[in-house]
This is a predicted structure of a 1471-nucleotide RNA (small-subunit ribosomal RNA) from Cycas panzhihuaensis.
Its mean pLDDT, the model's own confidence on a scale to 100, is 84.
Its Rfam family is "Bacterial small subunit ribosomal RNA". On this family, see Yusupov et al., Science 2001: "Crystal structure of the ribosome at 5.5 A resolution".

RNA sequence: AGAGUUUGAUCUUGGAUUAGGAUGAACGCUGGCGGCAUGCUUAACACAUGCAAGUCAGACGGGAAGUGGUGUUUCCAGUGGUAGACAGGUGAGUAAUGCGUAAGAACCUGCCCCUGGGAGGGGAACAAUAGUUGGAAACGGCUGCUAAUACCCCAUAGGCUAAGGAGCAAAAGGAGGAAUCUACCUAAAGAGGGGCUCACAUUUGAUUAGCUAGUUGGUGAGGUAAUGGCUUAGCAAGGCAACAAUCAGUAGCUAGUUUGAGAGGAUGAUCAGCCACAUUGGGACUGAGACACAGCCCAGACUCCUAUGGGGAGGCAGUAGUGGGGAAUUUUCCAUAAUGGGUAAAAGCCUGACGGAGCAAUACCACGUGAAAGUAGAAGGCCCACAGGUCAUGAACUUCUUUUCCUAGAGAAGAAGUAAUGAUGGUAUCUAAGGAAUAAGCAUCAACUAACUUUGUGCCAGCAGUCACGGUAAGACAGAGGAUGCAAGUGCUAUCUGGAAUGAUUGAGCAUAAAGCAUUUGUAGGUGGCUUUUCAAGUCUGUCAUUAAAUCCCAGGGCUCAACCCUGGAUAGGCAGUGGAAACUACCAAGCUGGAGUAUGGUAGGGGUAGAAGGAAUUUCUGGUGGAGUGGUGAAAUACGUAGAGAUCGGAAAGAACACCAACGGCGAAAGUACUCUACUAGGCCGACACUGACACUGAGAGACGAAAGCUAGGGGAGCGAAUGAGAUUAGAUACCCCAGUAGUCCUAGCCAUAAACGAUGGAUACUAAGCAUUGUAUGUAUCGACCCAUGCAGUGUUGUAGCUAACACAUUAAGUAUCUUGCCUAGGGAGUACGUUCACAAGAAUGAAACUCAAAGGAAUUGACGGGGGCCUGCACAAGCGGUGGAGCAUGUGGUUUAAUUCAAUGCAACACAAAGAACCUUUCCAGGGCUUGACAUGCCGCGAAUCCUCUUGAAAGAGAGGAGUGCCUUCAGGAAUGUGGACACAGGUGGUGCAUGGCUAUCAUCAGCUCAUGCCGUAAGGUGUUAGGUUAAGUCCCACAACGAGCGUAACCCUCGUGUUUAGUUGCCAUCAUUGAGUUUGGAACCCUGAACAGACAGUUGGUGAUAAGCCGAAGGAAGGUGAGGAUGACACCAAGUCAUCAUGCCCCUUAUGCCCUGGGUGACACACGUGCUACAAUGGCUGGGACAAAGGGUCGCAACCCCGCGAGGACAAGCUAACCUCAAAAACCCAGCCUCAGUUCAGAUUGUAGGCUGUAACUUGCCUGCAUGAAGCUAGAAUUGCUAGUAAUCACCGGUCAGCCAUACAGUGGUGAAUCCAUUCCUGAGCCUUGUACACACCACCUAUCACACUAUGGGAGUUGGCCAUGCCCGAAGUCAUUAUCUUAACCGCAAGGAAGGGGAUGCUGAAGGCAGGGCUAAUGACUAGAGUGAAGUCGUAACAAGGUAGUCAUACUGGAAGGUGCAGCUG
Repeated sequence: AGAGUUUGAUCUUGGAUUAGGAUGAACGCUGGCGGCAUGCUUAACACAUGCAAGUCAGACGGGAAGUGGUGUUUCCAGUGGUAGACAGGUGAGUAAUGCGUAAGAACCUGCCCCUGGGAGGGGAACAAUAGUUGGAAACGGCUGCUAAUACCCCAUAGGCUAAGGAGCAAAAGGAGGAAUCUACCUAAAGAGGGGCUCACAUUUGAUUAGCUAGUUGGUGAGGUAAUGGCUUAGCAAGGCAACAAUCAGUAGCUAGUUUGAGAGGAUGAUCAGCCACAUUGGGACUGAGACACAGCCCAGACUCCUAUGGGGAGGCAGUAGUGGGGAAUUUUCCAUAAUGGGUAAAAGCCUGACGGAGCAAUACCACGUGAAAGUAGAAGGCCCACAGGUCAUGAACUUCUUUUCCUAGAGAAGAAGUAAUGAUGGUAUCUAAGGAAUAAGCAUCAACUAACUUUGUGCCAGCAGUCACGGUAAGACAGAGGAUGCAAGUGCUAUCUGGAAUGAUUGAGCAUAAAGCAUUUGUAGGUGGCUUUUCAAGUCUGUCAUUAAAUCCCAGGGCUCAACCCUGGAUAGGCAGUGGAAACUACCAAGCUGGAGUAUGGUAGGGGUAGAAGGAAUUUCUGGUGGAGUGGUGAAAUACGUAGAGAUCGGAAAGAACACCAACGGCGAAAGUACUCUACUAGGCCGACACUGACACUGAGAGACGAAAGCUAGGGGAGCGAAUGAGAUUAGAUACCCCAGUAGUCCUAGCCAUAAACGAUGGAUACUAAGCAUUGUAUGUAUCGACCCAUGCAGUGUUGUAGCUAACACAUUAAGUAUCUUGCCUAGGGAGUACGUUCACAAGAAUGAAACUCAAAGGAAUUGACGGGGGCCUGCACAAGCGGUGGAGCAUGUGGUUUAAUUCAAUGCAACACAAAGAACCUUUCCAGGGCUUGACAUGCCGCGAAUCCUCUUGAAAGAGAGGAGUGCCUUCAGGAAUGUGGACACAGGUGGUGCAUGGCUAUCAUCAGCUCAUGCCGUAAGGUGUUAGGUUAAGUCCCACAACGAGCGUAACCCUCGUGUUUAGUUGCCAUCAUUGAGUUUGGAACCCUGAACAGACAGUUGGUGAUAAGCCGAAGGAAGGUGAGGAUGACACCAAGUCAUCAUGCCCCUUAUGCCCUGGGUGACACACGUGCUACAAUGGCUGGGACAAAGGGUCGCAACCCCGCGAGGACAAGCUAACCUCAAAAACCCAGCCUCAGUUCAGAUUGUAGGCUGUAACUUGCCUGCAUGAAGCUAGAAUUGCUAGUAAUCACCGGUCAGCCAUACAGUGGUGAAUCCAUUCCUGAGCCUUGUACACACCACCUAUCACACUAUGGGAGUUGGCCAUGCCCGAAGUCAUUAUCUUAACCGCAAGGAAGGGGAUGCUGAAGGCAGGGCUAAUGACUAGAGUGAAGUCGUAACAAGGUAGUCAUACUGGAAGGUGCAGCUG
């Protein structure tokens, strides 16, 4: 400090995720030891049991124990004193009666400390106890006795005061022989503690905006320790609140803790300070202090006891512990030795505070599980290319050590304070002996992220923090081996913070990514020009006090180190006091004119409101002319029209809108604004510089205005026109198109308040290059004048530098540089939805969530692909033609079906007469049956036999069995080579799977003109440029221009065949001349043809035109051939996971007496049907019969076979020639001549069938070909649709070859013969190329994608209601208790001779008052028949709305309408 994740790739915006640290944690696996700390975060839920607050006999009376008795001693209920207000626990409540910080004045204070003074004299009771009595108990009632440091009175001191005085009002003793000690009263002071007041700070919500009646203040009175509405009676009407009152939710606060570079964020366990609470609510008493955790009274709930139904007892949020809740948190331990507290004169006593131990890896820290040496590189595991590698010096072996462990011995400090006193603890620690002995796991290993292989599994099982992995070769699952990380732990989960600049003060943004209010006026608020004073609030600075301790930090010290602990220091930003400075801000005062405004002179304008008048057009009505159509569309129809339309002419009426001028122009705050004129009226700009003197800018709330649609009322209604009706289109057409047409559009008055209300750009001010255009105005120049030109100011546009920006772009009219101010945004969806509230007549507007869901959603630009976008160009692409297919029969291939098997592959173009250049056996893989198991085939080892040949039996054959013949070659005499056979094991074998693991080969786009690279340049980058533009070409072919300059693979050319000529060579080929024959037959010839070889020839070379003087194009000449001469071979980068594992090769998987091998028979040839490719035809341009003519290219010895003979023929017999320019297949056919047929299912056509034969072959049944005779089917030119071909081509006619015994060949591959038609043109269909444009596509349009419906699941809203909780209000009842009153009852102290009084108590009454009850509310939670939309979900239905001009451009607002997306109207926007 970052990283992975949106895309084909890029930059950016933006979320979700991750690596770090932390925890009172929990869970999984594992677990040696010590130190130190921590340990119910949940139910402030309920609690059994023990303990946690007593003490004093030196205050008092009394009782008891003990002793033989006295005394001493010890214990005790009660009276009394003091302490139970501390210590300990918890965090429910509390958003301020709290806490924190800093101040203050009207107070109290036991014990402690300091100082002064004092304690004189009297008195009356009450407990205990005794008697009696009630009750189950708890606990009492009555009568009598008694003490005190308990209580009372007087005196005195003292205090209060208005200074006169009336009234009020203290004391206590005890111990001791004594000194003396201790206790008491009072006054003043201190320390510490407490009460009270104020300022600032202290959480969320405005879908909580108004709250308050003792409320706010004053006066009198009361009350308190004290101020005060604290309480009360009059009076006044205040007080709080947008700087957030009130209400609601949540919450103890702080020092601190944790994280962070910091600023911040989160948190408030342990420790410490404060507060609050003690089963729930209320209340007081006592006291220095409480409204009191282990005190009292009352009420409620709950639990327990009871002899009884009368009553009574209780409060673990003390310490242990139990149940419950929960993911989860310990022992019913030891001791008062230390520290601290209570009491006492003290010894002491008490102390679950505290000190310790126990449990828990809960956190932190420390140590160990051994060290050295050791290669035979051990066994074993794993991998393997079979060589080896690795675990691995790791183990063993050898030597050593003893932290830890065990045993034994010694044995603390903590103890102060002379001695005594230790729970911890026989602990820490030390010494000795023993023996490597007692001690390693967890997670991970695709990337982020350190660490890799193998086996299993096969979208299964599983993994997963994100992206993602798994569908037969998984480094991602599971196991193993190995590796990495940490280590007595390690992973996971949860939470906080960081990274996150992802709420931004430091430190983000708002044209297009989320985000500028539709516009404007203006209140509060914020901010504010120049000069000079005052002041010191802000600001800066010095100093003082405080900021508890602990913590953090620094230094030092103590435990062997560390954690931990101790000492000291430093820090402490805050608040407060007190000095100083005066620049800036604020304040005070005085000025200024530059900002702003007023007045003044001009000026432009569709600025606004009201009124008046106008013409063109449209429609309607009326009259004339006229006579059949009009209208409308892609084409039509509905519609209008002989009752006279449309057309045309005249007249009349109505309403709405204002052509040209017109602009890139003007005005207005925006919405908006245009015929002309008039009236009223607002604002701007320019000039001159008179006046005011900062009067300014922005602007939350608030006000005003605000297109279109819509609403209310009244008018108006020509045209247009939602809805609606009809006609078309269509699969449908609730649309697009057409004919009608209502609301509306218009006016008046009033609502509504929204738009893509857009420059998607808030307002103001200042600054920062230029050029051009234009509006208004002023000045200058100029002119007679108006223009023109120049300059300034104010606008409106455009190009562009710096700068900025993610890019696109913006750029003095900023999206630049700065300041001020306002509004808004924080991932997408859910959703601008729900609920609530405000507004509205309504429609709706404004404000505006959550649950749930996803890992993206976006912006700009790039490369492709695509478009029913555009431009250019091209191809038998269309067109123009010729001939076919599709109909028939047959052949053949495929699908389907069938079958024991019908082997397998190929499936749009680019499978289907394809692999197959030839399935009767073989082929052959398939099926049935019969057999073999080292195998039909290969290599290695051993044994035997040469090899080989013949015969017989059995069998369908393979095979099995038997007999016979035969003894070879080399030799170093052991044997060897070749071959056969038998055996054991390694292995063979597989047309078994995967073409989606592969090589090789091939098809295709396409013989289309493209595909790239190096360097340079441009861009943040993907990428671009080059390769584009202008011409040209068959061509990225060439020329030219150009930030490009060059190069490569393709194109072209080089190669082959054909076309012309020359040279050379003439046999088997040829024959002009001269001879010759039946015949180039023979002599001869080398001229010609032909054959073979080698050359020449064609290059836009020449010429005219054109073009840019180029490249080239058009024409001409010459030439056998002319513009790549014709044809072939040749196939760039890539695409289609195209095809092939069955040509071959090959990884992996599978079979191994079988998925291998041999054999016989069958099948691949089946047959309702569908498709493809062909052949033959349907006839007269023909068929048949007879005669006659002309090729080329091929094949041939397991072969081609002549002549002759036989057969109607297929063929047979015999046989010459030929290893081929020699012989042969071999007849070419269409064609020509002659004849017959005469338009018919025929003398067309030939299927099918019968029969007789031939050939091949062991074999012709399934299933061959051919021949003769007989038979003679469909078919008379073929629907929609579709195909080939541009010249020696199509069409037509034969010939030959391969494969092959034969052949199902009508196929394929070649050869020649005869030999056309048409091309206007590129509009359209289709394919391809280049440039450009749009894109929401990138698996790339066979793309993407929207809504309803159906199904499943999930959360939510509404809902007649129902059930809880909380809060406040009003009323009723009213406990305990304080206070007040009291005529009633009663009483020891004092007064009084007495009566009585003062004073007290009980009772009663009153105010108040908790719980409870009633009533209507508010808020909130749960639930609810039914219902609504939403979200999610591999393969459902219906359409196709959007993205391309998405096939009707899209979209915003609004209205109507429709199964649904949607459609239409009106106005707006360009995204």